[in-house]
Molecule: transfer RNA
Organism: Chloroflexi bacterium AL-W
């Protein structure tokens, strides 16, 4: 150096261009217990890596660019 993958909540992960961007843990509140742990319930939590472009509309489709990971030289 050249090609492919992957970046979305603290974590690990979905999301046929269109509805308010989810789900599981975690963490908080509360309910349960004599009490902790297990359950039950309920609210919060996102500049979707970045910066342009294309769309009436981008998480998504482009192009660069930034980190990780393979592959190849």
């Nucleotide at each position: 150096g050249g090609c492919g993958c992957u970046g979305u909540a603290g974590c690990g992960c979905a999301g046929c261009g269109g509805u308010c961007a989810g789900c599981g843990c975690a963490g908080c509140a509360c309910u349960c217990u004599c009490a902790u742990a297990a359950g039950g319930u309920g609210a919060u939590g996102g500049u979707c890596g970045g910066u342009g472009g294309u769309u009436c509309a981008a998480g998504u489709c482009c192009a660069c660019c930034c980190a990780g990971c393979g592959c190849c030289a």